[in-house]
């Protein structure tokens, strides 16, 4: 990167460095110097796989996630997990 498949109305942020963007894309509407994005530290959530447990939990391993219904509408859309190539 491609294919298949499941899910996407729930949940969860502080500090440091830095300094202007960010919410995929188009349109809208928002967030942002009362500090965007990124990185680091610590913390948290629990969607999927595994593990342990057993009335459905634990956060231990692998991913993921922590403004707004995937922010809303659109599309042969996107994201994430799992399996395969």
């Nucleotide at each position: 990167c491609c294919u298949u498949u499941a899910u996407c109305a729930a949940g969860a942020g502080u500090g440091g460095u830095u300094g202007a963007g960010g919410g995929a894309c188009g349109g809208g509407c928002c967030c942002u110097g009362u500090g965007a994005a990124a990185c680091c530290a610590c913390g948290g959530c629990a969607a999927c796989c595994g593990g342990c447990a057993a009335g459905g939990g634990c956060a231990c391993g692998g991913u993921g996630c922590c403004a707004a219904u995937u922010c809303c509408c659109g599309a042969a859309a996107g994201a994430u997990g799992a399996a395969g190539g």
Notes
SAM riboswitch aptamer (S box leader) from a Clostridiales bacterium, 85 nucleotides, folded computationally. NCBI's taxonomy places the organism under Bacteria, Bacillati, Bacillota, Clostridia, Eubacteriales. Its Rfam family is "SAM riboswitch aptamer (S box leader)". Its family is annotated with regulation of gene expression in the Gene Ontology.